[in-house]
């Protein structure tokens, strides 16, 4: 320098046009003589940043950072 794969709760990861879920972790309540374990809830993210297309965009387009893998 080129080609790519990726960036969503605290973590890890899902969601391929209709206003975003799961595990785990973090809170509350039963349980229990305590704890651990189990069982209900509840909180917490507008999706890396900007435009752009579209009645509508995490989703497609283009730019950019930033992570990585590859070739030179």
């Nucleotide at each position: 320098g080129c080609c790519g794969u990726g960036a969503u709760g605290g973590c890890u990861c899902a969601g391929u046009g209709g206003u975003a879920g799961a595990g785990c972790a973090a809170g509350u309540a039963c349980u229990u003589g305590g704890u651990a374990a189990g069982u209900a809830c509840u909180a917490g993210g507008c999706c890396g940043g900007g435009a752009g297309u579209u009645c509508g965009a995490u989703u497609c387009u283009c730019c950019c950072u930033c992570a990585u893998g590859g070739c030179u």
The RNA shown here (transfer RNA) has 72 nucleotides and comes from a Candidatus Roizmanbacteria bacterium. Its Rfam family is "tRNA". Rfam classes the family as a transfer RNA. Model confidence (mean pLDDT): 81 of 100. The sequence was found in a public genome assembly.